[in-house]
RNA sequence: GUGGGUGUAGCUCAAUGGCAGAGCACCUGACUGUGGAUCAGGGGGUUGAGGGUUCGAAACCCUCCACUCACCCCA
Numbered sequence: 001g002u003g004g005g006u007g008u009a010g011c012u013c014a015a016u017g018g019c020a021g022a023g024c025a026c027c028u029g030a031c032u033g034u035g036g037a038u039c040a041g042g043g044g045g046u047u048g049a050g051g052g053u054u055c056g057a058a059a060c061c062c063u064c065c066a067c068u069c070a071c072c073c074c075a
Base pairs, nucleotide, nucleotide: 001071002070003069004068005067006066007065010024011023012022013021018055026042027041028040029039030038048064049063050062051061052060
């Protein structure tokens, strides 16, 4: 350089164009002599960035960015 994949909560991942969620983690409380485990409750998101399509976009289209895989060229 060419082609593909991925990007959503602190982490790992869901969400078939129609309310953004789960597990773990975190915080509070119960329990306990203390801690852990367990139980109950709670906080946390401009869905990588910018634009477009649509009544409606995490999802579809365009550009860009980051990471990654394959191939090509040079060394």

The RNA shown here (transfer RNA) has 75 nucleotides and comes from a Candidatus Polarisedimenticolia bacterium.
It matches the Rfam family "tRNA". Rfam classes the family as a transfer RNA.
The RNAcentral record of the sequence draws on ENA and MGnify.
The coordinates come from a structure-prediction model, not an experiment, and the mean pLDDT is 81.